[in-house]
Molecule: transfer RNA
Organism: uncultured Eubacteriaceae bacterium
RNA sequence: GCGGGUAUAGUUCAGCGGUUAGAGCGCUAGAUUGUGGAUCUAGAAGUCAAGAGUUCAAAUCUCUUUAUCCGCC
Repeated sequence: GCGGGUAUAGUUCAGCGGUUAGAGCGCUAGAUUGUGGAUCUAGAAGUCAAGAGUUCAAAUCUCUUUAUCCGCC
């Protein structure tokens, strides 16, 4: 340089173009416990990497850019 994959909560990941973007772990509060752990209940936490386009409607489709991984030269 060329081709391809990935980017969604603190983290690991789901998520047919259409209601409020969800789950596990973690975090906070409460219940329980002599304390802790485990368990149960509730809660907080998202510019869906960035910009543009298509569409009535985009995390999802298209283009460009950025980061990262893999392959080829």